[in-house]
RNA sequence: CAAGUAGGAGAAGCAGUCGCGCUUUAGAUGAAAAUUUGAAGUGAGGAAAGUCCGAGCUCCACAGAAUCAAGGCGCCCGGUAACUCCGGGGCGGAGUGAUCCGACGGAAAGUGCCGCAGAAACAAUACCGCCUCCCUGUGAGGUAAGGGUGAAAUCGUGGUGUAAGAGACCACGGCCGGUGACAGCAAUGCCGCCGGUGGGUAAACCCCGCCUGGAGCAAGGCCAAAUAGGGGAAGAGGAGUUGAUUCGCUCCGUUUAUCAUUCCCGGGUAGGCCGCACGGAACGGUCGGGCAACCGGCCGUCAAGAUAGAUGGCUGCAGGCUCCUCCGGGAGCUUACAGAACUCGGCUUAUUUUCUGCUUGUCAA
Numbered sequence: 001c002a003a004g005u006a007g008g009a010g011a012a013g014c015a016g017u018c019g020c021g022c023u024u025u026a027g028a029u030g031a032a033a034a035u036u037u038g039a040a041g042u043g044a045g046g047a048a049a050g051u052c053c054g055a056g057c058u059c060c061a062c063a064g065a066a067u068c069a070a071g072g073c074g075c076c077c078g079g080u081a082a083c084u085c086c087g088g089g090g091c092g093g094a095g096u097g098a099u100c101c102g103a104c105g106g107a108a109a110g111u112g113c114c115g116c117a118g119a120a121a122c123a124a125u126a127c128c129g130c131c132u133c134c135c136u137g138u139g140a141g142g143u144a145a146g147g148g149u150g151a152a153a154u155c156g157u158g159g160u161g162u163a164a165g166a167g168a169c170c171a172c173g174g175c176c177g178g179u180g181a182c183a184g185c186a187a188u189g190c191c192g193c194c195g196g197u198g199g200g201u202a203a204a205c206c207c208c209g210c211c212u213g214g215a216g217c218a219a220g221g222c223c224a225a226a227u228a229g230g231g232g233a234a235g236a237g238g239a240g241u242u243g244a245u246u247c248g249c250u251c252c253g254u255u256u257a258u259c260a261u262u263c264c265c266g267g268g269u270a271g272g273c274c275g276c277a278c279g280g281a282a283c284g285g286u287c288g289g290g291c292a293a294c295c296g297g298c299c300g301u302c303a304a305g306a307u308a309g310a311u312g313g314c315u316g317c318a319g320g321c322u323c324c325u326c327c328g329g330g331a332g333c334u335u336a337c338a339g340a341a342c343u344c345g346g347c348u349u350a351u352u353u354u355c356u357g358c359u360u361g362u363c364a365a
Base pairs, nucleotide, nucleotide: 001361002360003359004358005357006356007355008354009353010352013317014316015315016314017313018312020043021042022041023040024039025038026037027036028035029034045337049348050347052346053345054344055343056342057216058215059214060213070212071211072210073209074208075089076088077087078086079085090104091102092101093100094099105207106206110205111204112201113200114199127147128146129143130142131141132140133139134137155173156172157171158170159169160168174197175196176195177194178193179192180191182189183188220274221273222272223271230265231264232263233262234261235259237252238251239250240249241248280302282301283300284299285298286297287296288295289294319334320333321332322331323330324329
């Protein structure tokens, strides 16, 4: 320098000004509701996103447990309120390496499946080749050493053996199961002994073990209009026409009434308030414990809350990057992904800048 790999940090600074939401406060108008003006404070994220997991909270169900079904999970130890999340470790795999990936219980309970190719894909099998016989054909038999197919062909190498061969037998080794010693909390590792050595596949059915009641802030609670229903009571007149009264006129009703009108009660809707703005699984700093996740002590802080949805614009200065330069300076750009909607802990996805450690390669000293 290039390529790679792991991790950390940030998401644009300061001032002025105009504007928007919310909170507090002061004033004005108003009977009140509310409206409006001023001041102060405060105002998006690392993912606010996907809504994929785990919780808080709320209602419903059961109000005890077990069984079944369905779904999820599955090495060990630890962390956490909890998790399928996180940390460390083991084992297996990928990579020259740093490092990364793994739903990682059971195939010796049973069932299913194993495309294409191949003779044959799991109980047997002979395509080529090899050997023997009949003696020569498109024959019969033996053979899994060699070739060929495939992801996978009955463990590998050497020997014995044989007509040729074969775990048929032997030695060593690999793998699987059991068992003992040692190391480790454990997963497991390592060594010895015994037995076996006819596949694979369980994010196929299944078996074993563990976990899970359901719906979700449009949860749920409170207040509550007009109109139309419901219940009850009163009731012989009531309503309109008028600026008002009387008269007149019009409409409705007139005694035990589904009968005008008036009053009361109750449920629901529109609408409003609470939930809901941090007082807690809180955040920041520091010290201590731990390899780490994380935990503990001390000190400090109290933080957006809209409801069709506020969180923005402009100017100047400073900084950064790029280009030009007469080295004085000048010009341009200053963002990407995206945007709260009950709240947290994770995961996943999108995206920008920058720093550090490590690995490999090349070149130079």
RNAcentral holds the sequence, with entries from ENA. A computed fold for a 365-nucleotide RNA from a bacterium, annotated as Bacterial RNase P class A. Its mean pLDDT, the model's own confidence on a scale to 100, is 75. Its Rfam family is "Bacterial RNase P class A". It is annotated as a ribozyme. Its family is annotated with ribonuclease P activity, dimeric ribonuclease P complex and tRNA processing in the Gene Ontology. A source record names the gene rnpB.